[in-house]
The prediction has a mean pLDDT of 81. Predicted 3D model of a 117-nucleotide RNA (SAM riboswitch aptamer (S box leader)) from uncultured Rubrobacter sp. Of the family's consensus pairs, 97% are formed in the model. The sequence is in RNAcentral, with records from MGnify.

RNA sequence: CAUCGAGAGCGGCGGAGGGAACUGGCCCCGAGAAACCGCGGCAACCCACGGGGAGCUGUGAGCUACUCCCGCAAGGUGCCAAGUCCAGCAGGACGGCCAUUACCGUUCUGGAAGAUG
Numbered sequence: 001c002a003u004c005g006a007g008a009g010c011g012g013c014g015g016a017g018g019g020a021a022c023u024g025g026c027c028c029c030g031a032g033a034a035a036c037c038g039c040g041g042c043a044a045c046c047c048a049c050g051g052g053g054a055g056c057u058g059u060g061a062g063c064u065a066c067u068c069c070c071g072c073a074a075g076g077u078g079c080c081a082a083g084u085c086c087a088g089c090a091g092g093a094c095g096g097c098c099a100u101u102a103c104c105g106u107u108c109u110g111g112a113a114g115a116u117g
Stems, first nucleotide, its partner, number of pairs: 001117004009039004017028003022088004040080003045076002049071004054064004084113001089110008
């Protein structure tokens, strides 16, 4: 700096935890958690390759780095319950209360934190 509502699981081993941390919630889990291993898969960030656009030139054609679009998936990462599982901070809208503030609920936007490249 970019992306994060999509997508993709079986086996072995292991033996009680897990969903990053804290708090709250909600889930997964002895019908077997995490970790590790094997195989399989998803995706398209990087690299490679192909096509297009663009620029330049001596314009039959050739060259080119960056950027953009499309494709591919061999290689490097990553990932394969639930939106990054949800919220926490700030603000908007609507509703609850006769009404203001406050509070509560629903929802949206932004932020923070995090993950991956």